[in-house]
RNA sequence: UACCCAUCCAGAGCGGCUAAGAGAUCUGGCUCAUUGAUGCCGCAGCAACCACACAGUGUGCAGGUGCUACCGCCAGAACCGAUGGAAA
Repeated sequence: UACCCAUCCAGAGCGGCUAAGAGAUCUGGCUCAUUGAUGCCGCAGCAACCACACAGUGUGCAGGUGCUACCGCCAGAACCGAUGGAAA
């Protein structure tokens, strides 16, 4: 990182730094944002997949990833996007 498989209406925040936009891209909306959003760092939390344990299609756990505004914010478009697993 191409392909393949599965999932994406549940769940989960505080502090420090920074500074103007952000919600993947485009279009039209809508929402958040100097009462500091978004991003980075620290700690905490949640529990989707893998791992582990018990059990038998579930429960636990929080080790590896991941995630912690709004139905992937809504609609349309697209070789659409994100996450996990497996694999080359």
Model confidence (mean pLDDT): 84 of 100.
SAM riboswitch aptamer (S box leader) from Yaniella sp., 88 nucleotides, folded computationally.
Of the family's consensus pairs, 96% are formed in the model.
The sequence was found by an Rfam model in a public genome assembly.